The RNA shown here (Bacterial RNase P class A) has 370 nucleotides and comes from Buchnera aphidicola (Mindarus abietinus). A source record names the gene rnpB. The sequence is in RNAcentral, with records from ENA. Rfam family: Bacterial RNase P class A. About the family: Ribonuclease P (RNase P) is a ubiquitous endoribonuclease, found in archaea, bacteria and eukarya as well as chloroplasts and mitochondria. Its family is annotated with tRNA processing, ribonuclease P activity and dimeric ribonuclease P complex in the Gene Ontology. Lineage of the source: Bacteria > Gammaproteobacteria > Enterobacterales > Erwiniaceae > Buchnera aphidicola. Of the family's consensus pairs, 91% are formed in the model.
[in-house]
RNA sequence: GAAGUUGACCGGGUAGUCGCUGCUAAUUUAAAUAUUUAUUAGGAGAGGAAAGUCCGGGCUCUAAAGGGCUAAAAGUGCCAGAUAAUGUCUGGGAGGUGUGAACCUACGAAUAGUGCAACAGAAAAAAACCUCCGAUUUUUUAAAAAAAUAUUUAUAAUUCGGGAAGGGUGAAAAGGUGAGGUAAGAGCUCACCGCAAAAUUAGUAAUAAUUUUGGCAGUGUAAACUCCACUUGGAGCAAAGCUAAAUAAGGUAAAAAAAGUUAUAGCCCUUACUUAAAAACCUGGGUAAGCUGCUUGAACUAACAAGCGAUUGUUAGUCUAGAGAAAUGACUACCUAAAACAAAACCCGGCUUAUAGGUCAACUUCUUUU
Numbered sequence: 001g002a003a004g005u006u007g008a009c010c011g012g013g014u015a016g017u018c019g020c021u022g023c024u025a026a027u028u029u030a031a032a033u034a035u036u037u038a039u040u041a042g043g044a045g046a047g048g049a050a051a052g053u054c055c056g057g058g059c060u061c062u063a064a065a066g067g068g069c070u071a072a073a074a075g076u077g078c079c080a081g082a083u084a085a086u087g088u089c090u091g092g093g094a095g096g097u098g099u100g101a102a103c104c105u106a107c108g109a110a111u112a113g114u115g116c117a118a119c120a121g122a123a124a125a126a127a128a129c130c131u132c133c134g135a136u137u138u139u140u141u142a143a144a145a146a147a148a149u150a151u152u153u154a155u156a157a158u159u160c161g162g163g164a165a166g167g168g169u170g171a172a173a174a175g176g177u178g179a180g181g182u183a184a185g186a187g188c189u190c191a192c193c194g195c196a197a198a199a200u201u202a203g204u205a206a207u208a209a210u211u212u213u214g215g216c217a218g219u220g221u222a223a224a225c226u227c228c229a230c231u232u233g234g235a236g237c238a239a240a241g242c243u244a245a246a247u248a249a250g251g252u253a254a255a256a257a258a259a260g261u262u263a264u265a266g267c268c269c270u271u272a273c274u275u276a277a278a279a280a281c282c283u284g285g286g287u288a289a290g291c292u293g294c295u296u297g298a299a300c301u302a303a304c305a306a307g308c309g310a311u312u313g314u315u316a317g318u319c320u321a322g323a324g325a326a327a328u329g330a331c332u333a334c335c336u337a338a339a340a341c342a343a344a345a346c347c348c349g350g351c352u353u354a355u356a357g358g359u360c361a362a363c364u365u366c367u368u369u370u
Base pairs, nucleotide, nucleotide: 001366002365003364004363005362006361007360008359009358010357012335013334014333015332016331017330018329020045021044023042024041025040026039027038047341051352052351054350055349056348057347058346059236060235061234062233064270066269067268068267069266070265071264073232074231075230076229077228078092079091080090081089082088093107094105095104096103097102108227109226113225114224115221116220117219129167130166132162133161134160135159141154142153143152144151175193176192177191178190179189180188194216195214196213197212198211199210200209201208202207240292241291242290243289249283250282251281252280258275259274260273261272299318300317301316302315303314304313305312306311
């Protein structure tokens, strides 16, 4: 100097004038169940993702998420931790990619069972297309022997047997390399690697290493059904609570120490309610204006301590939107390297997606110079 990897920050600012919304204080105007109007002063007012609605919760309700049993459905899937919790995060292990810094993993089980692997290929789970070896029959061709007959060797074709080492097909074909052995071959035998089991050592563990024994392995796929282990009530701020307003009618079934009814389903038990009906189910009519929920929270900032880390504890400080058809806008001046993706609606913790441009830190590789 160039090219990369990982992490983090900014993403318009300052001043003035006018305007919008909430809160606090004072004054004022109305109202009477709650809910008002106006003025002055102070101070506050849209993100790192507010997006997606993909996870997890806080919170609210479900006449007792009552107790027990059995199912269904859904989720997770190496080990250990963090957290309110998670499919998130941290650290480690194994496998893989990269020269490397680093990055990725939907990472339990294929002898519990079922399914699938098109085409090609002999064959997709136990098989022979070509090649290799042996034998027999016939005879094509060639050679040997002085000639003939017979004979011997080689080759071609046919038939039978051996074998799966070589080649072909394919994503994948009876572990790999080398040597010996064999008629030719094969873990047939041996060495090394691999595979399986056991033991020892290290570690909380996943796992790793070493040693011993054994010729030992019938492919892959579970992001196919499934099996195993663990976890999980339901509905949701249009939840729910308060005040006001209004509040017709009808239907369903047996029974009285009996019957009926309740939250994913079924059964049993207890409590509670109802009784010729309802806290059940069905048809149908009326009313629906306001207020609360609504922002002090598993909150944020700083320091110290513990921890590899996620994070936790202690101390001190801060209060930073609550609209309700939806508030944060307009103008002027200056700075500037420049303004992308884009607007809260109960709240919080994550994940994913979008993002012009700019800045900082650490690490890796290459080149050049000293």